Large-subunit ribosomal RNA, domain I from a bacterium, 525 nucleotides, folded computationally.
Context: one part of a larger RNA
RNA sequence: AGCACAUGGUGGAUGCCUUGGCACCAAAUGGCGAUGAAGGACGCGGUUAACUGCGAAAAGCCUCGGAGAGCUGUAAGCAAGCUUCGACCCGGGGGUAUCCGAAUGGGGCAACCCGGCACAAGUAAUGUUGUGUCAUCCGAAAGGAGGCUAACGAGGGGAACUGAAACAUCUUAGUACCCUCAGGAAGAGAAAGUAAAAACGAUUUCCUAAGUAGCGGCGAGCGAACGGGAAAGAGCCUAAACCGAUUGAAUAAUCGGGGUAGUGGGACUACGAUGUAGAGAAGUAAAUGAUAGACGAACCGAUCUGGGAAGUUCGACCGCAGAAGGUGAAAGUCCUGUAGUUAAAAUUGUUUACCAUCUUAGUAGUAUCCCGAGUAGGUCGGAACACGAGAAAUUCCGAUUGAAUCAGCGAGGACCAUCUCGUAAGGCUAAAUACGUUUGGUGACCGAUAGUGAAACAGUACCGUGAGGGAAAGGUGAAAAGGACCCCGGAAGGGGAGUGAAAUAGAACCUGAAACCGUGUGUUU
Repeated sequence: AGCACAUGGUGGAUGCCUUGGCACCAAAUGGCGAUGAAGGACGCGGUUAACUGCGAAAAGCCUCGGAGAGCUGUAAGCAAGCUUCGACCCGGGGGUAUCCGAAUGGGGCAACCCGGCACAAGUAAUGUUGUGUCAUCCGAAAGGAGGCUAACGAGGGGAACUGAAACAUCUUAGUACCCUCAGGAAGAGAAAGUAAAAACGAUUUCCUAAGUAGCGGCGAGCGAACGGGAAAGAGCCUAAACCGAUUGAAUAAUCGGGGUAGUGGGACUACGAUGUAGAGAAGUAAAUGAUAGACGAACCGAUCUGGGAAGUUCGACCGCAGAAGGUGAAAGUCCUGUAGUUAAAAUUGUUUACCAUCUUAGUAGUAUCCCGAGUAGGUCGGAACACGAGAAAUUCCGAUUGAAUCAGCGAGGACCAUCUCGUAAGGCUAAAUACGUUUGGUGACCGAUAGUGAAACAGUACCGUGAGGGAAAGGUGAAAAGGACCCCGGAAGGGGAGUGAAAUAGAACCUGAAACCGUGUGUUU
């Protein structure tokens, strides 16, 4: 030095575990803010660096409920206290709430500086101090706005890398991103619809139709709709004609009545009706929820093993409860619970009833009047439609032109005819849908290089001028019983002793693989 066996060190894989994550389901809920938010700075403890809580009334104050023996947070110790005259704790309501921050008296390098006015305290007087008030915009005033909220929505703008194996139309994509504005949802919405000889009957969402019809340097790619099946379901109000009133006048304006449709309707004329059906603020009442809780069956069974019984063997019991977690191993009957039953002083949701008030129908006639105008449509230029100008309908915008009023007008993918369907140029509208939060539940989801970046004092340490980037790091034991005392040593550390079931469980602590480094023995050279 090699090999073998044994035994250690180092290291932290593996196994087991879970306080933390992830996803989905159900229910509830969807804003906060000048009555000063979100987010912070600085403080507050007997002792206090940090976290948590709180705000000079400062780990807290008052009050109303719950609960019932301990309590003074994480977090030990010491000290000092509180508490059956009900503390601590849980919930409802209230008070206080420094400074910064929209920040709003003025300024400012956020948490700082300096004021005006009124009143008050104090002083001989001034300085000083306290309370209130003083920004801007909109509005006649009352009053409102401003800022925040990583998602979802609508609108206004709007890329490029990329793909096309290059690249320009095209694609990426109306995506990312920017701006504005909301709501608990938003938007859409009661046919100038879809169809096709049969019909349907607002919108939205899902499954399908269908990767079909189509579009496309017919390349890459893009990509419907009708119809069918589901979820949900709800329909309404105006303009005009005509009548009346008001305004000094008026062919005008405003107000009241009237009226709202496509088998055309209404005005108007004639006749008829006084009922029917609904909406409904605030309040009251009832029911039922939310925000604390309460009760809740059955072995203090025996035996064996063991450090420990919930395990073994034997014998009982409950069950509308044999979900689950904990307890020194594996517990229906030990604890917390579970099934079931039940509770609110206070605040508050929903539903129902009552109700001010409001809305609401017909028949016949058809001479006359009305039925949304710089509109529809045309032309030119763009855009949206799955549809790239195409045979290009339909919708929207800019420019320029420019109708008709029911014997009307629009559509049915150029256009024309027949036929069919509808009734534009005013408006409102719940639900089914999207997303967040809270509570509860579930998982052929993860189990510490996984699962959130973060199981832990993590958006921390650290990096960067900054925008921004961004970690590592879990496990003694059932219980600290966390090793008194002795010895070596300056200490670290170790040897005894003791604890413990175990200390090769000793805090660098469960298990403890490999690489790597030793020690002992054997053997070979």